[in-house]
Context: one part of a larger RNA
RNA sequence: UGGGGGAUGGCUCGGCUCGAGAGCCGACGAAGGUCGUGACAAGCUGCGAAAAGUCGCGGGGAGAGGCAUGAAUCUCAUGGAUCCGCGAAUUGCCGAAUGGGACCUCCUGGCGCUAUGCGCCAUUCCACAAAUGGAAAGGGAACCCCCCGAACUGAAGCAUCUCAGUAGGGGGAGGAAAAGAAAUCAAACGAGAUUCCGCUAGUAGUGGCGAAUGAACACGGAAUCGGACAAACCGAAUCUCUCGGGGAAACCCGGGAGAGAUGUGGGGUAUGGACUGUCUCAGCCUAAAAUAUCGAAAUGGAAAUCGCCUGGAACGGCGUGCCACAGAGGGUGAAAGCCCCGUACAUGCAGAUGUGAUGGUUUUGUGACAGAUUCCUGAGUAGCGUGCGUUGGAUAUCGCGCGUGAAUAUGGGGGGCAGAAACCUCCAAUCCUAAAUACUACUCGAGACCGAUAGUUAACAAGUAGAGUGAUCGAAAGCUGAAAAGUAUCCUUAGCGGGAUGUGAAAAGAACCUGAAACCAGUCGGGAACAGGCUGAAUAUGCGUGAAAGCGAUGAUAUGAGCAGCGUGUAUUCGUGCGUUUCGAAAAAUGCCCCUGGGAGUUCUGAUCAUUGGCGAGGUUAAGGAGUUGAUCUCCGAAGCCGAAGGGAAACCGACAAGUCCGCAGCCGCUUAUGGCGGUCAGGGACGGGAUGUGCUCGUCCGAAGUCAAUGGUGGGAGACCUGAAGCCCGUCGAUCUAUGCCUGGCCAGAUUGAAGCCCGGUGAAAGCUGGGUGGAGGAUCGAACCGUUGCUGAUCUGCAAAUCGCUCGGAGGAGCUGGGUAUAGGGGUGAAAGUCCAAUCGAGAUGGGCAAUAGCAGGUUCCGCGCGAGACUACUCGUAGGUAGAUCUCCGCUGAGGUAGAUGAUGAUGUAGAGCACUGAUUGGGUAUUUAGGGGGAGCAAUUCCUCGAUACGCUGUCAAACUCCGAAGUUGUCAUCGCUGUAGACGCGGGGAGUGAGCCACGGUGGGUAAGCUACCGUGACGAAAGGUGAAUAAACCAGCUCAGUGUUAAGGUCCCAAAGUACCAGUUAAGUGUUAAUCUGAAACGGCGUCCGUGGUCGAAGACAACCAGAAGGUGGGCUUAGAAGCAGCCACCCUUGAAAGAGUUCGUAACAGAUCACUGGUCAAGCUUGCGGGCCCGGAAAAUGGACGGGGCUCAAACUGGUCACCGAUACACUGAUCCUUCGAAAGAAGAUGAGGUAGCGCGGCGAUGUGCUCGGGUAGAAGCGAGGUUGUGAGAUCUCGUGGACCGUGUACAUAUGAGAAUCUAGGGAAGAGUAGCAGCAUAGUGCGGUGAGAAUCCGCACCACCGAAAGGGUAAGGGUUCCUCGGCAAUGUUUUUCAGCCGAGGGUUAGCCGGUCCUAAGGUCAAUCUUAACCGACUUGAUCGAAAGGGAAUUGCGUUAAUAUUCGUAAGCCUCUCUGCAAUAAUGGUAACGGCUAAGGCUAGUUCGUGCACUUCAGUCAUGGAGUGUCGAAGCGUUCGAUAAUCGUGUGGAGAACCGUCAUGGUGAGAAACACGAGAAGGCGUGAGUGAAAGACGGAUGAGGCCUUGGUCCCAUGAAAAACCGCAGAAGAUGACCGUACCGAGAACUGACACAGGUACCCAAGGUGAGUAGCCUAAGGUGU
Repeated sequence: UGGGGGAUGGCUCGGCUCGAGAGCCGACGAAGGUCGUGACAAGCUGCGAAAAGUCGCGGGGAGAGGCAUGAAUCUCAUGGAUCCGCGAAUUGCCGAAUGGGACCUCCUGGCGCUAUGCGCCAUUCCACAAAUGGAAAGGGAACCCCCCGAACUGAAGCAUCUCAGUAGGGGGAGGAAAAGAAAUCAAACGAGAUUCCGCUAGUAGUGGCGAAUGAACACGGAAUCGGACAAACCGAAUCUCUCGGGGAAACCCGGGAGAGAUGUGGGGUAUGGACUGUCUCAGCCUAAAAUAUCGAAAUGGAAAUCGCCUGGAACGGCGUGCCACAGAGGGUGAAAGCCCCGUACAUGCAGAUGUGAUGGUUUUGUGACAGAUUCCUGAGUAGCGUGCGUUGGAUAUCGCGCGUGAAUAUGGGGGGCAGAAACCUCCAAUCCUAAAUACUACUCGAGACCGAUAGUUAACAAGUAGAGUGAUCGAAAGCUGAAAAGUAUCCUUAGCGGGAUGUGAAAAGAACCUGAAACCAGUCGGGAACAGGCUGAAUAUGCGUGAAAGCGAUGAUAUGAGCAGCGUGUAUUCGUGCGUUUCGAAAAAUGCCCCUGGGAGUUCUGAUCAUUGGCGAGGUUAAGGAGUUGAUCUCCGAAGCCGAAGGGAAACCGACAAGUCCGCAGCCGCUUAUGGCGGUCAGGGACGGGAUGUGCUCGUCCGAAGUCAAUGGUGGGAGACCUGAAGCCCGUCGAUCUAUGCCUGGCCAGAUUGAAGCCCGGUGAAAGCUGGGUGGAGGAUCGAACCGUUGCUGAUCUGCAAAUCGCUCGGAGGAGCUGGGUAUAGGGGUGAAAGUCCAAUCGAGAUGGGCAAUAGCAGGUUCCGCGCGAGACUACUCGUAGGUAGAUCUCCGCUGAGGUAGAUGAUGAUGUAGAGCACUGAUUGGGUAUUUAGGGGGAGCAAUUCCUCGAUACGCUGUCAAACUCCGAAGUUGUCAUCGCUGUAGACGCGGGGAGUGAGCCACGGUGGGUAAGCUACCGUGACGAAAGGUGAAUAAACCAGCUCAGUGUUAAGGUCCCAAAGUACCAGUUAAGUGUUAAUCUGAAACGGCGUCCGUGGUCGAAGACAACCAGAAGGUGGGCUUAGAAGCAGCCACCCUUGAAAGAGUUCGUAACAGAUCACUGGUCAAGCUUGCGGGCCCGGAAAAUGGACGGGGCUCAAACUGGUCACCGAUACACUGAUCCUUCGAAAGAAGAUGAGGUAGCGCGGCGAUGUGCUCGGGUAGAAGCGAGGUUGUGAGAUCUCGUGGACCGUGUACAUAUGAGAAUCUAGGGAAGAGUAGCAGCAUAGUGCGGUGAGAAUCCGCACCACCGAAAGGGUAAGGGUUCCUCGGCAAUGUUUUUCAGCCGAGGGUUAGCCGGUCCUAAGGUCAAUCUUAACCGACUUGAUCGAAAGGGAAUUGCGUUAAUAUUCGUAAGCCUCUCUGCAAUAAUGGUAACGGCUAAGGCUAGUUCGUGCACUUCAGUCAUGGAGUGUCGAAGCGUUCGAUAAUCGUGUGGAGAACCGUCAUGGUGAGAAACACGAGAAGGCGUGAGUGAAAGACGGAUGAGGCCUUGGUCCCAUGAAAAACCGCAGAAGAUGACCGUACCGAGAACUGACACAGGUACCCAAGGUGAGUAGCCUAAGGUGU
């Protein structure tokens, strides 16, 4: 700059709310629907076969043919159309639905008549002899009455209670309903039906006396209204229908028929009446004219289209006029009193209401007084007992069940316990009754309501599209322009489209007003290929821009360097998102993809507090009324409420209007004058006095301030800040899935085994046994279809599929599988039982409602600034995730002078650390004493005694203690004093409004638990929490330090080699380990060891020569004795002497078989001065092991840049000091002044503002350009405000007061749009496969044709049901659909197509359903039986076939040949407890047929050919009906003859026979054959074999704890002529694309046909016909 998208602004034919009016419809067919209806017509609207309409009257006056603006013709209309109002006609089908039946709105009868048609025929009740007449039913938004009647919830649990007589269900009525004229209240006074409003009153009461619940009288108002029976007494005096007459009508008269003595009528109803007597009057109904009010469509209705300017357009601006009982409102090319419609005012049909007069009325209706012997006044009722429900009703509400049970006016009910008396009051057990009151489907009007994500779900084809079997659920979607002037023409393209040009004020160009953001593309500017990051902030700076408005030299103007600003970079420093939850979050805790819009403390009520205002010992009205108006408002209204008196359980009693003192502010006086003193002192305090309480030394109260309204804060009740359960209850909808039952149909290739029975043989006396056959049983065997789903725990697992595929596997004649119909329903069904299944939902379905259930739990909760500022503690709690009270925080008021964290001193208190052993307790060693309970041992006859252990006591010695203390600090603390700090700018204290918090955590110090812990439980202090800055590398808590903004300086902690500001500073020492370069902390280390080194302090030895080294010696008795094979210093045992000497062991180590040998101890010499050893300390070393390579922050550092001690400088923070500014607090009228302690802050309290939408008033802006949007400038601490340019094209704002659906970043929020993922997954995989050539076409892997190839073939072929519904056929098309493509199509557009007496429905009945009667229920629902009726397109059942024909239909059309039903005639026959229809599984036999196959012949085609012929292939057909002894018919049966037991006959098998076998004769007898029918084929269109059915016919056997439908209908023969056959279905698919599964989905879906080879076979494999290779 565009695209995309559809926010924002403006608009509104729609909603929402309130007010007024009005208020039922229906068998005279409603409400509601369905189907039609237009020249063309899909939807909405209107209408109904008379169909966007017909007729009449009225209105109106020029065009009209609805929404709906189209093309082309047409029609109607000044002879008055369209249109509007009133009235009338027509008004299909369904629906209460009503002749009968069905429920996809259809099917099908009877009767009558004036007959192309019209009318009638349901049920129940009433009247009635009947005919017939009348009524009901059903619907309706809410309101009303009656009956039945929950639960969540609340009670912080739960059961009485509550929610609540609510939600919901059932029945019923009306424009209202219900209630209603006292057996009522009241209280010693009285009122006088009911209903509604206000108040009484949250009172009296009820209540696990908990939570909660809750009247009435009286009073003030609205509206007013009273009547009729039963009975007493009279006894037909009465009424209905119909016919006739009079009248305008009201009404009257007469005839007939009925009602009525089980009583019609009169009378009479609480002021009691009847009865007796005497007096006394009024009302009601009704015609015309006239008149008044209300009243439809509609009619009249004033004044500028004046001038100039701008503009596309004047309704704008300027100027000049006019009207107004009209300046409400809307429209018109911008904003109009005077342009248009209207408005004020006035007029207007039918009709309604009132007045009115005439007539009628033996009708209707009384009242008063007096009397009184008598009569009447509502019975299973009143009352009582008992149980339950209900109520505020408590013993004293109302109702019901069961039981009991009165009285009769001299009586009865009531008067909140019973009973008695008195008093007061009323008269039950029968009925009716307007208004005031409730509601809003409907009509009209209005609005400080909403303005297209709002407002109704719906401003539009909306309860539409769409989802679900169903109940039910349920959207999105507004705007061209003033006018379509909706882009003529040209170029290009297969077309769509694109480019010019044109229209228009403007393309605003139909994807159309404005046109934001996310996101995408491009151009330009600035960066960018060695770069360290939450994407920024601050500072410096580069490039670009810097139009206008802003700043900017100047006296002004013009020009204008430059600046600020904006876009984008670079460098440096600092720096881990936002919200939430938390002790603690950058977190690897949670939410957040982005943008735009929506989105959460509201309203009412009553309570309390503050502020403001009114009045004030008073204040105030409520309902309602009057006036007026836009509904504002004004006035009235004191019923009631609060206050003015309290105390007491109550009865009840009942207070200072001032007696004394102190004293703040203020005022006054004096004074030494920012002070001091005194006086008087509102308010305040104290004393005294008083009221009351049997409590009296005590409690409460008393010297008058309240009340009403508005606004704000808070808490209660209501959904109560928003969002979020699982669940509980109520009513409905579902058995097209699935479970089980019932009815009626269908299906199961083939092979194997060989039960019983029977026969024959053998054997046996027999029973029987046995061999061989026959036979064909079985929840038998193998194995297809079919049903199932074992294993691979295979494939798949964003699938082919919300359960599939492959291989394998189980059952497969049975408790089998399966179609159609039908039944069972949610605490219920069904269940061979798995809590399985009941429509992809099941330990209680789905759907709507109670419902905004409840949630102590979780998440979210939207503009700015200013002041202060917490708690995670204590107590109680079914309490520990929560609450309540206190403490703590905040704000306001009162009072009026002290307060106090710190320091020092004085004076008290204390029992810890430590220490100690004096007490208590523990405890080492040894001693003494006592003989001391006890154990062991010895002696003794025993008594007893001795030893020992132990015990006890006392010294000595060595140790311990939270619950020991003879002692005992530091500290801590009470009081006082002084200092400090603070306070009249009001502290401390007191009262009131509002909170939050009640999960804490870390460090240090002190403790308990624990092996220990970044553990746990406490106490104190300080931090974090809620605290930034500096230091610690980074690091909530450690150290320093408590933050308004801008600047300058000085320090703290900590540092000064480089990173990196500041010392390669100084004086000494230590370390050699890179130890270290770490204040501490969670950031590692011990016992033990070191001849590493430094320091300190002792001992031995040493110039009489130490220590070490070197040189020399180290001998003799003796080889000691013993032992031993040997033992000689040196295997072992014993002893370990003597001599020489300077010194030398009966031998320290090595060595030998044993010796030998070497060596040491020991001694001398050389050398020369310290050597050696113990203890303590510093630094250092070892001890020292973890997972990718790694950390002193890094580099690096060694007399240091490490460690220790000392010294002087410097750096270093938002600390401190200073300067300036802002805010706050106090004072002040302001200007301004002061602040020695002001300005960090989460939860929270308090205060002040900004913005949005609308209303009143006020003042303004706008086509010479409003709002909105984009870019930029200025300004304010900030929310924000304002200016300029562009876009846009019609509205918008200032000030002030008011009212709010008023502020968005988060809620896995919500709606829409847009990204990233991504040009990615997929479009391959199971089951077939394509290729070439040609055609069409702008374009061909995919469309068409041909050829070849391939696949299926018990299907992937053919027919058909359900279901779908036009998908069928033809033409034209390719934007979408089709997983690519497409010229193609099951797609889009247009046209066409389904033809029936005999195919099916229609008819019949099954399981079962419905209706009525009957029963039951509060009602709805429901139940047995009977009756009626429905219920099968697979059960039963009248009748058709062949050929041809279309693009698409055919047993339907054509043709040919038939058949059924009905009518009629004749003959025959007799008939109802009858037969047929009409019936199971398994198994077997026979007769046939279809089909298949072989051979020969014939016809045609083709190949070979030596032209004789041969090979190969194909074909060789033919219906219903009718006729027919063809079947010498089969099976079987009938008749006759016959006459069978020592049996005979016979079968596949079983079997049969005097109830008549065999044998013989005659007859009946199916399918089928043959003929005809006659076509068909290009032609030929014959004959003979074989095989042979799950088909057709006939006939057996066997099995059963199973015995295998019903009804309609039909039941003799023949004949001619006729008649009738209506209505509905019929296209196409029927599946690897038309069904069901969201899809052109590898799933699922009933039945029929069934070729060849191989084979047992429908298995497998290969092929035919046919189909396919989407």
Background: This is a predicted structure of a 1670-nucleotide part of an RNA (large-subunit ribosomal RNA, half A) from a Methanobacteriota archaeon. It matches the Rfam family "Archaeal large subunit ribosomal RNA". Rfam 15.1 lists 2,955 matches to the family in 1,139 species. The full RNA is in RNAcentral, with records from ENA.